[in-house]
Molecule: Bacterial RNase P class A
Organism: Desulfobulbaceae bacterium B35
RNA sequence: CGGGGUGGGUGCAUGAUCGCUCCGGCCGGCAAGGCCGGAGAGGAAAGUCCGAACACCGCAGGGCACGGUGGUUCGUAACGCGAACUCCGGGUAACCGGGGGAAAGUGCCACAGAAAAUAUACCGCCGAUGGGACGCGGACGCGUCCACAGGCAAGGUUGAAAUGGCGAGGUAAGAGCUCACCGCUUCCGUGGCGACACGGAAGGCAUGGUAAACCCCACCGGGUGCAAGACCAAAUAGGGAAGCGCCUGAAGGCGGCCCGCCUGAUGCUUCCGGGUAGGUUGCACGAGGUGCCGGGCGACCGGCAUCCCAGUCAAAUGAUCAUGAUCCGCGCAGGCGGAGACAGAAUUCGGCUUACAGCCCGCCCCGUUUU
Numbered sequence: 001c002g003g004g005g006u007g008g009g010u011g012c013a014u015g016a017u018c019g020c021u022c023c024g025g026c027c028g029g030c031a032a033g034g035c036c037g038g039a040g041a042g043g044a045a046a047g048u049c050c051g052a053a054c055a056c057c058g059c060a061g062g063g064c065a066c067g068g069u070g071g072u073u074c075g076u077a078a079c080g081c082g083a084a085c086u087c088c089g090g091g092u093a094a095c096c097g098g099g100g101g102a103a104a105g106u107g108c109c110a111c112a113g114a115a116a117a118u119a120u121a122c123c124g125c126c127g128a129u130g131g132g133a134c135g136c137g138g139a140c141g142c143g144u145c146c147a148c149a150g151g152c153a154a155g156g157u158u159g160a161a162a163u164g165g166c167g168a169g170g171u172a173a174g175a176g177c178u179c180a181c182c183g184c185u186u187c188c189g190u191g192g193c194g195a196c197a198c199g200g201a202a203g204g205c206a207u208g209g210u211a212a213a214c215c216c217c218a219c220c221g222g223g224u225g226c227a228a229g230a231c232c233a234a235a236u237a238g239g240g241a242a243g244c245g246c247c248u249g250a251a252g253g254c255g256g257c258c259c260g261c262c263u264g265a266u267g268c269u270u271c272c273g274g275g276u277a278g279g280u281u282g283c284a285c286g287a288g289g290u291g292c293c294g295g296g297c298g299a300c301c302g303g304c305a306u307c308c309c310a311g312u313c314a315a316a317u318g319a320u321c322a323u324g325a326u327c328c329g330c331g332c333a334g335g336c337g338g339a340g341a342c343a344g345a346a347u348u349c350g351g352c353u354u355a356c357a358g359c360c361c362g363c364c365c366c367g368u369u370u371u
Stems, first nucleotide, its partner, number of pairs: 001367010012324007020040008042342001046353002049351005054225004066221005071085005086099005100216002105214002107210003122156002124152003129149002131146006164182002167179003183205001184203008229281004239272006251263004288307008326339005
C1' cells in the first nucleotide's frame, strides 16, 4: 500500500423568537390569570421472543401428565443471556457456524436403484463342488466344453445416504478370510474441577440416516398481567338499620295556595352499605448512573467518592430563522446550491432479535514492497 476479520464510539452544535408537559418560587383573594427559574426520548424507546421484580388468585406433601432447555465449567436475582474452555465442520489465516442419547424399544426413509436394513443380486465374476455333452481309457479316473444347479459381491449401475477405508496376501472367483497402516469398540494408565486430551493393550468390526418422529436421560417450570392491585367516591340496582304510615289515610297526581276530587299501602324519609363516572395511588432511589482504586484470562465482583436523571392518559418532549461544523455537486478561487438515517417513552429492570444516512477509533490476519 492492497484485501480481509473483529470489537467499540457518535447519531449534528450554538443562539434567537413563538409554543407544549411537569416541578419549584413569587404576584393575585384560596380562584382565573400572569411573571421568574429548572427538567423534558432512544441506541434501539421497536418486535413483545426469553428471564425476573412487583401485584392478585391458587396451593399440605408427593407423583403422573404437559411445556421448555441441552458439550463442560464459571458469571448472574434469573434466563433460552454472557464469558472462558472443549469437540466437530468451514476458511491459507485472523475468525466464523454448530453441540445430550440412534450398539433401550417402536416408526419412517419420496424418486431412482438389486438392495434404504432380520437384508439382497440387474449387469457382472467364477463354476472349485454337484450335474450334462464329447473325447481317451478295461475300470477308478483324466481332459475339453456347457453355464443347469450352485458359489461370490471385486468392478459397473442408483441415490442426499449402500453394510469400515486402502494396499498386500489368499482364492475357482471372492470376502477381515489373513496381515500392515488408518478408523472403530472395549479396557487400563497419565493429565485436567470438568467437557476432554495424550499414551498403551485387546478385539476382526458389531454400530446406515432421522429425536423440530414417538421416545429415553438430566435439569427447570402454578396461573394471570400495572387494563395487576390499593384507596377516595357523584350516580344506579339489590341489601341492612332507625323513624313515620297501613282505611281513624303515609305518600303521590290535578292546582299559585286552601277546600275539593282521583289514585292509594307495591310504601315514604334519613343513615349505613354498595362502587359506576371521576380522582388519588401503584409510578420514578433503582439488581441505578459516573469516576477512581482493588480482585479476576474473562463474563463479572468488591470498596470509596459523587450525582438525582421524562412521568403523560384524545398521552407533552415542537416549529421557524440565523451562524458554525460534516458530506455531496459546480467553480482556478472568493463563493453558490443541496443533504442528514432508523425510529419515538407508557409499571420497572436484565437480555436477545430486527431497523439504521453519514462519520470516527482500536486490535488482529493474509499478500506485496522498502528498511